Background
A computed fold for a 74-nucleotide RNA from an Actinomycetota bacterium, annotated as transfer RNA. Model confidence (mean pLDDT): 80 of 100. The organism belongs to Actinomycetota, within Bacteria. RNAcentral records the identical sequence in 5 taxa. The sequence is in RNAcentral, with records from ENA and MGnify. It matches the Rfam family "tRNA". By type it is a transfer RNA.
[in-house]
RNA sequence: GGGUCAGUAGCUCGAACGGCUAGAGCACCGGACUCCAAAUCCGGGGGUUGCAGGUUCGAAUCCUGCCUGACCCG
Numbered sequence: 001g002g003g004u005c006a007g008u009a010g011c012u013c014g015a016a017c018g019g020c021u022a023g024a025g026c027a028c029c030g031g032a033c034u035c036c037a038a039a040u041c042c043g044g045g046g047g048u049u050g051c052a053g054g055u056u057c058g059a060a061u062c063c064u065g066c067c068u069g070a071c072c073c074g
Stems, first nucleotide, its partner, number of pairs: 001073007010026004019057001028044005050066005
């Protein structure tokens, strides 16, 4: 230098082919329970979907460029 794959909540991941409101588990916060804690139960907050453009009535999803990481080729 070329190619393939990946990037979504603090972490691990979902979201068939573009339209349900972007959700789940764990973690975190508050409460109940307890002598205190753990466990359990109830409730809650948290997302510019890597960045910038484009297509479209509508984009996490499609197209282009770039960034980061892993792997392969030279």